[in-house]
Molecule: c-di-GMP-I riboswitch aptamer
Organism: Planctomycetota bacterium
RNA sequence: GACACGACAGGGCAAACCCGCCGCGAGGCGGGGGCGCAAAGCUGCGGGUCCACGGGGAACGAAACACCCUGGGGAUAGUCGAGCUGCCGAA
Numbered sequence: 001g002a003c004a005c006g007a008c009a010g011g012g013c014a015a016a017c018c019c020g021c022c023g024c025g026a027g028g029c030g031g032g033g034g035c036g037c038a039a040a041g042c043u044g045c046g047g048g049u050c051c052a053c054g055g056g057g058a059a060c061g062a063a064a065c066a067c068c069c070u071g072g073g074g075a076u077a078g079u080c081g082a083g084c085u086g087c088c089g090a091a
Stems, first nucleotide, its partner, number of pairs: 005089002012037002017032006035078001041084003045081003048076004053071005
C1' cells in the first nucleotide's frame, strides 16, 4: 500500500408517520421525524414487486371491479442480484 474484515474515532444517511408541492397513478421533491443501515453512496443492467394504457382469456344475465396471459411505457436502488465509487484502520 492492497484485499478481506468491522472494533475505536469522526461523522453520514434517514423508515413509518405529519405538513407543503409535483404526478392520472405507482411514486418523487422539500421541511419535520427516527425505524433502521458499513455502502440505506451512484447506476433501472438481470430477476421481483407496483402503476397507468392497449389486446386476449376466464367468469357473470350484461357491464365494471378483481383474476390470468400478453404488448410496449413508467416507478421502486431501504426487494434481491450485478456494475462503478468510497471515510476510518483495532483484532